[in-house]
Molecule: small-subunit ribosomal RNA
Organism: metagenome
RNA sequence: AGAGUUUGAUCCUGGCUCAGAACGAACGCUGGCGGCAGGCCUGACCCAUGCAAGUUGAGGGAAAAGCAAACUUCGGUUUGUGGAAACCGGCGCACGGGUGAGUAACACGUGGGAACCUACCCUGAAGUGUGGAAUAACCUCUAGAAAUGGAGGCUAAUACCGCAUAAUCCCUACGGGGGAAAGAUUUAUCGCUUUAGGAGGGGCCCGCGGUUGAUUAGUUUGUUGGUGGGGUAAUGGCCUACCAAGACUAUGAUCAAUAGCUGGUCUGAGAGGACGAUCAGCCACACUGGGACUGAGACACGGCCCAGACUCCUACGGGAGGCAGCAGUGCGGGAUUUUGGACAAUGGGGGAAACCCUGAUCCAGCCAUGUCGCGUGAGUGAAGAAGGCUCUAGGGUUGUAAAGCUCUUUCAGUAGGGAAGAUGAUGAUGGUACCUACAGAAGAAGCCCCGGCUAACUUCGUGCCAGCAGCCGCGGUAAUACGAAGGGGGCUAGCGUUGUUCGGAUUUACUGGGCGUAAAGCGUACGUAGGCGGCUUUUUAAGUCAGAGGUGAAAGCCCAGGGUUUAACCCUGGAAUUGCCUUUGAUACUGAAAAGCUUGAGGUCGAGAGAGGAUAACGGAAUUUCCAGUGUAGAGGUGAAAUUCGUAGAUAUUGGAAGGAACACCAGUGGCGAAAGCGGUUAUCUGGCUCGAAUCUGACGCUGAGGUACGAAGACGGGGGUAGCAAACAGGAUUAGAUACCCUGGUAGUCCACGCCGCAAACGAUGAGUGCUAGUUGUUGGAAUCUUUGAUUUUAGUGACACAGCUAACGCGUUAAGCACUCCGCCUGGGGAGUACGGUCGCAAGAUUAAAACUCAAAGGAAUUGACGGGGGCCCGCACAAGCGGUGGAGCAUGUGGUUUAAUUCGAAGUAAUGCGAAGAACCUUACCAGCCUUUGACAUGUAGCGUUUGAAACUCAGAGAUGAUUUUCUUCAGUUCGGCUGGCGCUAACACAGGUGCUGCAUGGCUGUCGUCAGCUCGUGUCGUGAGAUGUUGGGUUAAGUCCCGCAACGAGCGCAACCCUUACCUUUAGUUGCCAACACUUUGGGUGGGAAUUCUAAAGGAACUGCCGGUGACAAGCCGGAGGAAGGUAGGGAUGACGUCAAGUCCUCAUGGCCCUUACGGGCUGGGCUACACACGUGCUACAAUGGUGGUUAUAAAGGGCAGCGAGCUUGCAAAAGUCAGCGAAUCCCAAAAUACCAUCUCAGUUCGGAUUGUCCUCUGCAAUUCGAGGGCAUGAAGCUGGAAUCGCUAGUAAUCGCAGAUUAGUGUGUGCGGUGAAUACGUUCCCGGGCCUUGUACACACCGCCUGUCACGUCAUGGGAGUUGGUUUUACCUGAAGACGGUUCACUAACCUUUUGGGGGUAGCCGGCCACGGUAAGAUCAGUGACUGGGACGAAGUCAUAACAAGGUA
Repeated sequence: AGAGUUUGAUCCUGGCUCAGAACGAACGCUGGCGGCAGGCCUGACCCAUGCAAGUUGAGGGAAAAGCAAACUUCGGUUUGUGGAAACCGGCGCACGGGUGAGUAACACGUGGGAACCUACCCUGAAGUGUGGAAUAACCUCUAGAAAUGGAGGCUAAUACCGCAUAAUCCCUACGGGGGAAAGAUUUAUCGCUUUAGGAGGGGCCCGCGGUUGAUUAGUUUGUUGGUGGGGUAAUGGCCUACCAAGACUAUGAUCAAUAGCUGGUCUGAGAGGACGAUCAGCCACACUGGGACUGAGACACGGCCCAGACUCCUACGGGAGGCAGCAGUGCGGGAUUUUGGACAAUGGGGGAAACCCUGAUCCAGCCAUGUCGCGUGAGUGAAGAAGGCUCUAGGGUUGUAAAGCUCUUUCAGUAGGGAAGAUGAUGAUGGUACCUACAGAAGAAGCCCCGGCUAACUUCGUGCCAGCAGCCGCGGUAAUACGAAGGGGGCUAGCGUUGUUCGGAUUUACUGGGCGUAAAGCGUACGUAGGCGGCUUUUUAAGUCAGAGGUGAAAGCCCAGGGUUUAACCCUGGAAUUGCCUUUGAUACUGAAAAGCUUGAGGUCGAGAGAGGAUAACGGAAUUUCCAGUGUAGAGGUGAAAUUCGUAGAUAUUGGAAGGAACACCAGUGGCGAAAGCGGUUAUCUGGCUCGAAUCUGACGCUGAGGUACGAAGACGGGGGUAGCAAACAGGAUUAGAUACCCUGGUAGUCCACGCCGCAAACGAUGAGUGCUAGUUGUUGGAAUCUUUGAUUUUAGUGACACAGCUAACGCGUUAAGCACUCCGCCUGGGGAGUACGGUCGCAAGAUUAAAACUCAAAGGAAUUGACGGGGGCCCGCACAAGCGGUGGAGCAUGUGGUUUAAUUCGAAGUAAUGCGAAGAACCUUACCAGCCUUUGACAUGUAGCGUUUGAAACUCAGAGAUGAUUUUCUUCAGUUCGGCUGGCGCUAACACAGGUGCUGCAUGGCUGUCGUCAGCUCGUGUCGUGAGAUGUUGGGUUAAGUCCCGCAACGAGCGCAACCCUUACCUUUAGUUGCCAACACUUUGGGUGGGAAUUCUAAAGGAACUGCCGGUGACAAGCCGGAGGAAGGUAGGGAUGACGUCAAGUCCUCAUGGCCCUUACGGGCUGGGCUACACACGUGCUACAAUGGUGGUUAUAAAGGGCAGCGAGCUUGCAAAAGUCAGCGAAUCCCAAAAUACCAUCUCAGUUCGGAUUGUCCUCUGCAAUUCGAGGGCAUGAAGCUGGAAUCGCUAGUAAUCGCAGAUUAGUGUGUGCGGUGAAUACGUUCCCGGGCCUUGUACACACCGCCUGUCACGUCAUGGGAGUUGGUUUUACCUGAAGACGGUUCACUAACCUUUUGGGGGUAGCCGGCCACGGUAAGAUCAGUGACUGGGACGAAGUCAUAACAAGGUA
């Protein structure tokens, strides 16, 4: 410090997620030791038991047990000693300890303040004299179960009460008045009283600081202030009476929610953010609520009273209790310890002290809860052991790791010694820490991860299953992502997971963000508060800056040093504590006060332009309607129609009238206005703006939360008006439907006046204001100057370009989206949602303000490359058109689907499967089915043993056959060291293995199809762009072509195109048999023979064609057009040749091959069957339907091929297929071997002398075999069919059409491929259909339009709104009730101290009364939450339904 994730890729915006640190944690797996820390975060839930606050005999009286002595009636009594347990009194119990419920508050923090109190302690001053009356304990009686009492009697004090005194003290009307004390005793002290001060502690007041919500906007009646009085330690509405009507609040009152506050802790670079365990300070609370008493101090955790809930005891009459002290129990919870030891230390209470008490505290126990430290061994050791894993079978890896050898002993263990903590004694801890000795590698390693982020990879299992997952995402048979193993990486007595906080996140932006298009500028203006504000001078010193002082507790953080063996930890010192207060200075800036200035702003004067606004009047054109005339059959409307109007006279046309609305031309990125908006003419009223003069005021300014006003269209209210247009509605069309688009009508409305609404893509998607920052060129208004049909300068607007700069890019660019300042508004992922609820406004419609649950990992902007478009431009192709012939109809052949079947083996599936694999299924093939048989196998290699004799033929038996068994005959491997020794062969056995047309073409190689023989596809360097990318390759021409030329930030290059190759067409040369024969000769008349080498031909080498020449055109180009010559002319025809890539195209059944599967079978063999089935559907063909023909006869001519298990002439036989026989030929020699054509004859338009299917019968051939299931022949039979609907295919010249020939495969069998013969028609042209290429444009597509995507309905799940109500919490108001209690009042009760005239008085106690008041009750609200039949929308969910709204001109932008 960043990374992953939106896309085909890119840049940006933006969210989500991760890596870090931390924790009072929990859970899972694991667990050796020690140090230091920490340990109910939940129920302020209920609590058994024990302990947690006592002490004091030196304040007081009394005194048990025990002991001693004496006496004794032996029961005991008395005395002394002793001092337990109580009692009165004193002090303490208000500290210490716990908890965080309440509290948004002077509670806390910080800094100040004045009207106070303070036991014990310290210092000073003064005093401590003299009297009195009671009471508990105790005794007696008595009530009660108990708790607890009641009556009578006795008694003491440092308990209580007088009197005296008063230095100080208090009150005062300044005359005076008031008020204390306690003793004990060891004779030295401790106490007591009053008072002044101190220290420490406490109470009160104030400034400032720290949570959320405005969907809480008004709150308040003791409320705010004053006066008198009361009350308190003390100020004060703290309380009360009266008076006044104030007080708080947009700088957020009140209300609601949440919360103890702080030092600090965690995180962070910091600023911040989150938190407030342990430790420390403060506060609050003590079962819930209320109350006071005592006291220096409490409204009191282990005190009291009352009310309430709960628990316990009870004799039912009454009583008792409060762990949020330490342990501990139960429940709750994911979760948190021992009913331990000691007062040895530190501290606290009491005491003169000894001492007692102390669950404060110090220790120990439990827990890996955290943190720090240590260990689980060290060295050597390659046969790189064994085993594991993997493997290309060689090896690699685990791995110096182990073993082995040599050492060491920390920790743990055993034994011995043994602390400090203790200033004199005293040690719980503790026989602990520590030290020494001994034994032995001995007792001591796990957890998570290994697709990317993120360090670390293989095998097996699984097969969208099981599972994983923080995000992206893995898993559908080869998973580095699941599970296991091996290996590796990380951390380590821990490791992971979960939860939470900060960080990363500049993702709330003070530091440090934005708002044209990504989320975001209010529709516009005016203006209140507020914020900000021109120039000069003086004063002040609030802000600001500097110095000093006080404070900012300690601990913590940081720095330095020190102590534990180190570290954690602890100690000492420093720094820091960014703050607040006081004070002294400074005065630039801001503020405040005062005085001035003119440039900002405004006024005045003089000019100017304008659809600026309001009202009234007027005008012409047009539409419509009405009246009248002319006139006749249509008009209107559309893509085409129809509804509609018209013979009752329309449309058209002429004249006239009515009425409403809008104002052609001018008219212009022209003008005006704040925006909305404003357009005929004239008049009246009226707002703003601009220019000029430099005349006045003197900062009067800018912005603007709330607020106010204006605000298109549309809607609403009642009234008027209504020509045209026109929601709704009706009809006609279109359509699968058409509640639409189109047409015919048509009402609200549009218009006017008044009111209301306040919503727009109210847009420049750009808030207002000010200043600054190159220019060029239009245009509107004004001014000035000059050289004036104009030019220059200037100013206010309004446009287009463009520099700098900015921007993610697009773009903006003096009219900023540049550089700055001021103020306002707004944004913070998408959806849910601008929705719900609540409030405000509105007649309503609705507007405004405005969430959450839930859900997704994206949503989005700009630009790029493609693809696509019922976008555009250019171009090509048998693409259309022009033609010729077909298919689709018939019969048959063949392939496919379907069906059938035991099986009908498998594959191929739009084009680009379907006469395809298959160049040929009777057996074989054959993979399928049935049956039978076989198991190291039909085939290969290896091992062991045996034999060594291999092959053939025949016979017999069993069997369907494979096969098995027997016999006979013939034949007889190589080398040799002579050994079955070696090879070969055969047999046997076991095992490795063979074998598989079994699966996966979506694991693959190879091969192939297709776009497409289309003209494209790329690269290097350079340049441009942040980048994806672009440029080149685009443009102007041209071409069959990215072919070539020109131009150009490109210059070159590669794969394609073309050419090179084969073949056909012409010529030459060479060669001359088996081919040829012009001339010559012979001839049986056949190139047959001699001969020839000319020709044809054959087959080898060459030539020839290049827009080379001429003319025109074009740009002086490339090229195109025409011509000449030429066998051939512009690629001469044909073939081979197929760029980068696309289709997970096809093929595991050609072959090869990974993986998986079968192994007496999914392998191997055999017989028979099947692949040939047959209602039907499709493709491709053949034959036809006839006279351009059929039939019969006669007859000419070819190319390319094949031939010995062959082609087979000729001859003979047969009607024929063929058969018999036998020449020639391994072939330019022989053979297979021509047809259409031509000529003659016949048929004469018929289902025929067309057509040949089908069927019967008899044959031929091949073959082991022809039944399922071959081909052919003869005779007989003679079906459909008379030119084929919608639709659709091929072909541009030696082509279509038509005719035959041929081979490969084969024993035999094709209508499917190669070869030649005969041989046309047409192309104006590119509008349209299809496909393709280039450029451009739009895009929400990128699996790329067979794309994407919207809404209703149906189903499931989830959260949520409304809802008759219903349940509960909180709270307010009114009223009722009124415990305990203090306060006030009262006298018919009672009463020790003092006074007294002895009767009373004063005072007190109890009672009663009064107001206050907790709980409780009634009624009415407010608010929050739960629940609710039914209901609304929302979100999500592999394959549902209906449509197709959006994205392309998305088919109506």